[in-house]
Context: one part of a larger RNA
RNA sequence: GAUGAACGCUAGCGGCAGGCUUAACACAUGCAAGUCGAGGGGUAUAGUAGCAAUACUAGAGACCGGCAAACGGGUGCGGAACACGUACAGAACCUACCUUGGUCUGGGGGAUAGCCCGAAGAAAUUCGGAUUAACACCCCAUAGUAUGAUAUAGUGGCAUCACUUAAUCAUUAAAAAUUUAUUGGACCAAGAUGGCUGUGCGUCCCAUUAGCUAGUUGGUAGGGUAACGGCCUACCAAGGCGACGAUGGGUAGCUGGUGUGAGAGCACGACCAGCCACACGGGCACUGAGACACGGGCCCGACUCCUACGGGAGGCAGCAGUGAGGAAUAUUGGUCAAUGGACGCAAGUCUGAACCAGCCAUGCCGCGUGAAGGAUGAAGGCCUUCUGGGUUGUAAACUUCUUUUACCUGGGAAGAGACCACCUUUUUCUAAGGGUGUUGACGGUACCAGAGGAAUAAGCACCGGCUAACUCCGUGCCAGCAGCCGCGGUAAUACGGAGGGUGCAAGCGUUAUCC
Numbered sequence: 001g002a003u004g005a006a007c008g009c010u011a012g013c014g015g016c017a018g019g020c021u022u023a024a025c026a027c028a029u030g031c032a033a034g035u036c037g038a039g040g041g042g043u044a045u046a047g048u049a050g051c052a053a054u055a056c057u058a059g060a061g062a063c064c065g066g067c068a069a070a071c072g073g074g075u076g077c078g079g080a081a082c083a084c085g086u087a088c089a090g091a092a093c094c095u096a097c098c099u100u101g102g103u104c105u106g107g108g109g110g111a112u113a114g115c116c117c118g119a120a121g122a123a124a125u126u127c128g129g130a131u132u133a134a135c136a137c138c139c140c141a142u143a144g145u146a147u148g149a150u151a152u153a154g155u156g157g158c159a160u161c162a163c164u165u166a167a168u169c170a171u172u173a174a175a176a177a178u179u180u181a182u183u184g185g186a187c188c189a190a191g192a193u194g195g196c197u198g199u200g201c202g203u204c205c206c207a208u209u210a211g212c213u214a215g216u217u218g219g220u221a222g223g224g225u226a227a228c229g230g231c232c233u234a235c236c237a238a239g240g241c242g243a244c245g246a247u248g249g250g251u252a253g254c255u256g257g258u259g260u261g262a263g264a265g266c267a268c269g270a271c272c273a274g275c276c277a278c279a280c281g282g283g284c285a286c287u288g289a290g291a292c293a294c295g296g297g298c299c300c301g302a303c304u305c306c307u308a309c310g311g312g313a314g315g316c317a318g319c320a321g322u323g324a325g326g327a328a329u330a331u332u333g334g335u336c337a338a339u340g341g342a343c344g345c346a347a348g349u350c351u352g353a354a355c356c357a358g359c360c361a362u363g364c365c366g367c368g369u370g371a372a373g374g375a376u377g378a379a380g381g382c383c384u385u386c387u388g389g390g391u392u393g394u395a396a397a398c399u400u401c402u403u404u405u406a407c408c409u410g411g412g413a414a415g416a417g418a419c420c421a422c423c424u425u426u427u428u429c430u431a432a433g434g435g436u437g438u439u440g441a442c443g444g445u446a447c448c449a450g451a452g453g454a455a456u457a458a459g460c461a462c463c464g465g466c467u468a469a470c471u472c473c474g475u476g477c478c479a480g481c482a483g484c485c486g487c488g489g490u491a492a493u494a495c496g497g498a499g500g501g502u503g504c505a506a507g508c509g510u511u512a513u514c515c
Base pairs, nucleotide, nucleotide: 001514002513003512005511006510007509008508009507012367013366014365015364016363017362018360019359020325025323026322027321029320030319031318034067035066036065039064040063045058046057047056048055049054074278075277076276084202085201086200087199088198089197090196093195094194098191099190100189101188102187103186104185105184106140107139108138109137116129117128118127119126120125146171147170148169149168150167153164154163155162156161176183177182204250205249206248211241212240213239216238217237218236219235220234221233222232223231253275254274255273256272257268258267259266260265280301281300282299283298284297303314304313305312306311331357333356334355335354339353340351341350342349343348370401371400372399373398380392381391382390383389384388408450409449410448411447415442420437421436422435423434424433425432426431459504460503461502462501463500464485465484466483470499471498472497473496474495480487481486
């Protein structure tokens, strides 16, 4: 000098930031991922007409279907590794939504949820029957610059090969909706975005860890993958790594950066940003463009809860909150107004992301606690060489002035650009422009104006040397102090108190840690 700090004493305000470093300990409760009726069937219910039957209109929830749920948010367990950083490579790869270009969108079928009927169970839930729809599922047709096989010619490279190109055969598509103008669907090619993989170099400590290795190292064949590869399997060979530190052990998320320092360096990796890993412990796959998936599934285990004992339910390292641990770390708040995300043609819905508010001197910055004048140098305190003097001290009183801040009164934002509704201009349409209106959690907040009154506001540590700041009293190697040197045994500037002084100041000291 610094800190995600804590503790002691003290405390007026504002702005900006930060806030479980410990038990990746266990969690009550609420919320944190939905959306689409312009994909489908369609109910409860409500309304209108009617005496009623019935007809028409609107239509929640649930169900089938699509997209999203792999993002966003949290944490730092593991991991010394291509995990991260950086630089290359993929002639070994994938990419939903989006953009561009090309071609197409023909015909048919069987089910199933819901609804209805019935059954089992304490429940969770499950089973049977009948019936029904789709942009759900299946079949046929059509198609090539797609895929596979055969394979022509040429060019190039770095080995497997790559690129361009002629031909033949085989295989694979689709879905509709409606307001009739659009939105969709299928295949192919390209882009963009995101990912996957390989490699060079860099990345802590211990040699009181010296040898390690059988899928081990390589080959052939096959499987698997989006893709290369012992990634996996069978067979064959006997290799591979290591004092340039293998193997083993310990510790640790990595980086941009942060602290300090003149720098070199050393230490750290909170907040913010990028990457990685994880989601009660372990394993596994399914769906999907993408997961081996925090708020999806299955199995094992530990734990908690319900149970009619047969069987079931659960996962806050999301936001709040609770218990525990600890020196120690906040509200079971508001709003989708803005930004962003999902879905939707849109209106809009959802969003503990986000934006705000609450708590805390935890930090940084700013402001204030008054200003000018005022000497009988008042009283009181303290010191003293004591009829006196010094000091506190222009300090106070007193006079004049100001009103930051706080309190009170009145006014009162920007953040809103857009979307949307209506009108209108250009335009074939799409689309673009203009005008009016609507929408603000924060918030009657910031800010502005006014009123009164010095009114509402100073502490903490230190004073032997280092180190700025000295005297008296008490104590008497006691009580105590102390960062180091060291003080205290009767004149203690070092202990305790007082007066005075020094330093910093809404803070000041102490402790811990780093330079």